[in-house]
Context: one part of a larger RNA
RNA sequence: CGGUGGUUAAGGAACUCUGCAAAAUGGCCCCGUAAGUUCGCGAUAAGGGGCGCCUCCUUUGGUUCACGCUGGGGGAGGCCACAGAAAAUCGGCUCUAACGACUGUUUAUCAAAAACACAGGUCUCUGCUAACACGCAAGUGGAUGUAUAGAGACUGACGCCUGCCCGGUGCUGGUAGGUUAAGGAAGACUGUUAUCCCCUCGGGGAGAAGCAGGCGACCGAAGCCCCAGUAAACGGCGGCCCUAACUAUGAGGGUCCUAAGGUAGCGAAGUUCCUUGUCGGGUAAGUUCCGACCUGCAUGAAAGGCGUAACGAUUUGAGCACUGUCUCAACCACCGACCCG
Numbered sequence: 001c002g003g004u005g006g007u008u009a010a011g012g013a014a015c016u017c018u019g020c021a022a023a024a025u026g027g028c029c030c031c032g033u034a035a036g037u038u039c040g041c042g043a044u045a046a047g048g049g050g051c052g053c054c055u056c057c058u059u060u061g062g063u064u065c066a067c068g069c070u071g072g073g074g075g076a077g078g079c080c081a082c083a084g085a086a087a088a089u090c091g092g093c094u095c096u097a098a099c100g101a102c103u104g105u106u107u108a109u110c111a112a113a114a115a116c117a118c119a120g121g122u123c124u125c126u127g128c129u130a131a132c133a134c135g136c137a138a139g140u141g142g143a144u145g146u147a148u149a150g151a152g153a154c155u156g157a158c159g160c161c162u163g164c165c166c167g168g169u170g171c172u173g174g175u176a177g178g179u180u181a182a183g184g185a186a187g188a189c190u191g192u193u194a195u196c197c198c199c200u201c202g203g204g205g206a207g208a209a210g211c212a213g214g215c216g217a218c219c220g221a222a223g224c225c226c227c228a229g230u231a232a233a234c235g236g237c238g239g240c241c242c243u244a245a246c247u248a249u250g251a252g253g254g255u256c257c258u259a260a261g262g263u264a265g266c267g268a269a270g271u272u273c274c275u276u277g278u279c280g281g282g283u284a285a286g287u288u289c290c291g292a293c294c295u296g297c298a299u300g301a302a303a304g305g306c307g308u309a310a311c312g313a314u315u316u317g318a319g320c321a322c323u324g325u326c327u328c329a330a331c332c333a334c335c336g337a338c339c340c341g
Base pairs, nucleotide, nucleotide: 001336002335003334004333005332006331007330008329010327011326014325019322027051028050029049030048031047036041038157052079053078054077055076056075057074058073059072060071061070062069063068080084092320093319094318095317097315098314099312100311104116105115120155121154122153123152124151125150126149132141133140134139158307159306160305161304163237164236165235168234169233170230171229172228173227174226177225178224179223183219184218187215189213190212191211192210195206196205197204198203238256239255240254241253242252265299266296277293278292279291280290281289
């Protein structure tokens, strides 16, 4: 000097990112127990009191023929200690807000959470040789199930709710028209030439059928174009100007654009840049916190919105208790380090 334990005057969070760590609480019996609430809970809420041993009285069990032995309860009185749950074991508590309903699950080896799951909700697909999945296939799972079933997706108890937009993309339905493949195909053209014609005998020209070549009107499905539907499908949900007899504000009006212009609710939020916004509360003093306001840079309704009792090794702020966290350090025990050997 370090580690692990222990004690500490006065103060008691002044420490610090943060009461991290430590201290405190702690058992059983009795009393008592708030807001809130889904009436279950909250709750060991909180907050108090008692606890050893001895004597006497009383009551009530078990056992016993009885004596007695052995338990439980109540009352009165007394004794000792610093200390009677004498050791060990063994909740600190309250208020506030956020998130997630809850019990559960997770990054074996830096994250346990607000992440995942969840019961519940909704949509889509699937009529059974199901959809879907694995496999080249046979086949298998789904399921020895059958739409109150199975698969996929989103949301995530419960309560109150879930607005507008189908123009784009997707999906579903539709079939008149447009476009459109392979394939089929009338036909024309071209190559070849049996034959015929001309000829200066070198050659030139015409040319059926067949065979061949590349074209090809026309016929020709789905799809796409097109027409509808569909948002708990992917997604989206405006700008400018003016206006009320102080001012301010703008119920209202005008105009441009759009598929439609954000409804209810919530809101400086785990979302607010400006920002330590402004006001109120709490403090002597508060960039955090709580309650409001709304000017929402850039909230918003199953990528759910807003509430919510209970729950949480979650997160925020505050208080009581308690303390070596600190003012400010000291000492003790043991183990290291260090010195001598």